[in-house]
The RNA shown here (Bacterial RNase P class A) has 328 nucleotides and comes from an uncultured Bacteroidales bacterium. It matches the Rfam family "Bacterial RNase P class A". Its family is annotated with ribonuclease P activity, tRNA processing and dimeric ribonuclease P complex in the Gene Ontology.
RNA sequence: CGAGUAGGUCAGUCUAUCGCGUUACAUUUAUGUAAUGAGGAAAGUCCGGACAGCACAGGGCAUUGCGCUUCUGAAAUAGGAGAAGACUGCGAAGGCUUGGCAGCGGAGAAGAGAACGACUUCCUUGGCGACAAGGUAAAGGUGAGAAGGUGGAGUAAGAGCCCACCGGUGGCGGUGGCGACAUCGUCAGCCGUCCGCCCCGCAAGCUGCAAGUUCAUGUAUAUCGGCGUUUUAGGGUUGCCCGCCCGAGCCGAGGGGUAGAAUGCACAGAUAAAUGAUAGACAGCAUCUUCGGAUGCCACAGAAUUCGGCUUACGGCCUACUCGAUUU
Numbered sequence: 001c002g003a004g005u006a007g008g009u010c011a012g013u014c015u016a017u018c019g020c021g022u023u024a025c026a027u028u029u030a031u032g033u034a035a036u037g038a039g040g041a042a043a044g045u046c047c048g049g050a051c052a053g054c055a056c057a058g059g060g061c062a063u064u065g066c067g068c069u070u071c072u073g074a075a076a077u078a079g080g081a082g083a084a085g086a087c088u089g090c091g092a093a094g095g096c097u098u099g100g101c102a103g104c105g106g107a108g109a110a111g112a113g114a115a116c117g118a119c120u121u122c123c124u125u126g127g128c129g130a131c132a133a134g135g136u137a138a139a140g141g142u143g144a145g146a147a148g149g150u151g152g153a154g155u156a157a158g159a160g161c162c163c164a165c166c167g168g169u170g171g172c173g174g175u176g177g178c179g180a181c182a183u184c185g186u187c188a189g190c191c192g193u194c195c196g197c198c199c200c201g202c203a204a205g206c207u208g209c210a211a212g213u214u215c216a217u218g219u220a221u222a223u224c225g226g227c228g229u230u231u232u233a234g235g236g237u238u239g240c241c242c243g244c245c246c247g248a249g250c251c252g253a254g255g256g257g258u259a260g261a262a263u264g265c266a267c268a269g270a271u272a273a274a275u276g277a278u279a280g281a282c283a284g285c286a287u288c289u290u291c292g293g294a295u296g297c298c299a300c301a302g303a304a305u306u307c308g309g310c311u312u313a314c315g316g317c318c319u320a321c322u323c324g325a326u327u328u
Stems, first nucleotide, its partner, number of pairs: 001324010012282007020037007039300001043311002046309005051208004058242004063204005068082005083098003087094002099199002103197005119140002122135005148166005167191002169188008212263004221254001223253005234246004284297005
């Protein structure tokens, strides 16, 4: 000097003129004055809540999501700090996964065989021989993966069959830790992997501010059809069933009226949607510099009920660290 990683922070300031929204005051109906006016993500609409309406009676079956430890939190599939596992990056670092295992199912193709193994080889017996019977899973081959590894002993040849060491798994104990776990010792020949089903625990009523509440205006449910007016049509209760609750109307055709106002709704609070434009100066960044300064640029992007998170987009500055190059 360049490129990056992690954390924090800012997201421009002032003046003048004109324009726009809201509020308040004044004002003779023209307007004037003052104050104030978009974010860290307002985006995505992914998760949870407040609030609102309906329901609230539960039971059975099913569906979806989460699942290591601890703390924070109203909750969240959230966040902080950690544990173990397998990874990505030269690195600073970064993300992903995480309950249980008795059983059932699957793992194409290749291969003898994917846990109910015997193709080549090896060994024994029979046979002139071809070959047949039996034993074996050490060596070879196929494969992503072939029934722990090395050595020894043993065997007809072999095999954790047995032994030593190592690895894995499990039991017991010591030490450290709140804990997940780590580490040390000892015992046990206990010794395939992955995925799905299955099992356990927790959570899940629906719809959402275009939710809702109130008021005004106006008309015709005129008419036709179906079901129903008893417990019954119909509706609600996650998806289904049972049960329970509401219930005199419901569904379809055809037709008529309305589309308004207030509120929900605010320290911006609009309702087709305002928060802007111009000029100058300052701040910041880049380049050049005669070191006086000159020129240019200034990201992502716009509130619409609201709060807590997550994800995505993006410019500048500060701090620490990593990698590279050059010079001394």